[in-house]
RNA sequence: CGAGGGGAGCGCGGGGUCGCGGGCCGGCGCGAGAGCGCGCGGCUCGAGGAAAGUCCGAGCUCCACAGGGCAGGGUGCCGGGUAACUCCCGGGCGGCGCGAGCCGAUGGAAAGUGCCACAGAAAACAGACCGCCCGCGUAUCGUGGGUAAGGGUGAAACGGUGGGGUAAGAGCCCACCGCCCGAGCGGGUAACCGCCGGGGCACGGCAAACCCCACCCGGAGCAAGGCCAAGCAGGGGAGAGCGGUGGUCCGCCGCGUCCGAUCCCCGGGUAGGCCGCUCGAGGCGCCGGGAGACCGGUGUCCCAGAUAAAUGGCCCCCUCGAACAGAACUCGGCUUAUGGCGCCCCUCGCGGU
RNA sequence: GACCGGGUAGCUCAGGUGGCAGAGCAGCGGACUUUUAAUCCGCAGGCCGAGGGUUCGAGCCCCUCCCCGGUCA
Repeated sequence: CGAGGGGAGCGCGGGGUCGCGGGCCGGCGCGAGAGCGCGCGGCUCGAGGAAAGUCCGAGCUCCACAGGGCAGGGUGCCGGGUAACUCCCGGGCGGCGCGAGCCGAUGGAAAGUGCCACAGAAAACAGACCGCCCGCGUAUCGUGGGUAAGGGUGAAACGGUGGGGUAAGAGCCCACCGCCCGAGCGGGUAACCGCCGGGGCACGGCAAACCCCACCCGGAGCAAGGCCAAGCAGGGGAGAGCGGUGGUCCGCCGCGUCCGAUCCCCGGGUAGGCCGCUCGAGGCGCCGGGAGACCGGUGUCCCAGAUAAAUGGCCCCCUCGAACAGAACUCGGCUUAUGGCGCCCCUCGCGGU
Repeated sequence: GACCGGGUAGCUCAGGUGGCAGAGCAGCGGACUUUUAAUCCGCAGGCCGAGGGUUCGAGCCCCUCCCCGGUCA
């Protein structure tokens, strides 16, 4: 210099002014007061790294927080982190890459069932189309037997390569590689790895097919749910005290348990206010522990809470600001979108010293 | 805001358990008819919303994204 890998970050300048939403203080008005209102004044705060998709996991709320069974769903190497997770960290194994590194839903196929199209002789249990070898015969062929080395098909063909051996061949025998078995030895918490011994070798693939095994999961969601005010029109049905209506149960069962005097359906009315509503598994700094995810301690900060829904306009200066995009109960993740900027570590190649 | 359902030919829809994607209408050509319609025969038309994964093989199974529709005060 070129090509590339990994990590962490910023999210776009400063000032003034007018305006918009929230909070506090004051003022004014109403009210007996509590308090309420205001297009009034001052101070102060006011979108994001993804606020997004709603894909996971929780908090919170309601369903009545017993319990049991069936069904259903999820996860899936090992260890750890966490409130929890399908997330994160570390490791194992497999694959890709010269490498830095990257990718993997990665338990079980010798419990069972199922599938493996086309091609091919044959697709999972053995079998033999062309070949090869031997015997016989009517002898370019037919027939009986042996063989699975060679050919051909396929995504996949019943261990691979080499040698010996043989009529031709074959784990038939041998070496190496692979595979299986071992309550063998060593390392590791474990997954697993290495070694040793034994066995000629049996056991194809698919479980993001059913399934088996292990573990986890009650349902619904802030339009949850609670309070106040306003308004309206009722009608039908079910139903108690040894009965069985409704709820639990927005999957089913009822053996059982519990609760209440209500419950279900149709019809009618309302579209107002308050709470939930933002201080939280919170942010930042420092110290300590750990390989890391993370944890502990300490100090400091308060950082949107709207309900038709607030971020915009103008001016000045500068190093001229450009992408994706905007809260709506709240967190932890994942995924997706994103112009530009600069930083750290590492690999390969070429050149120079 | 929360929760469901669906994208297959020009249109409306099928595709039990993965193995060469179908039907009806519409279109084009031919036959019948003086001509048209109807009827009959034949033909073309698709990368199954997009991307990735599992598998030998994906419309179908799994993940992510895009678009459309619906329900709840």
This is a predicted complex of two RNAs, RNase P RNA and transfer RNA, with 426 nucleotides together. Its mean pLDDT, the model's own confidence on a scale to 100, is 78. Rfam match: Bacterial RNase P class A.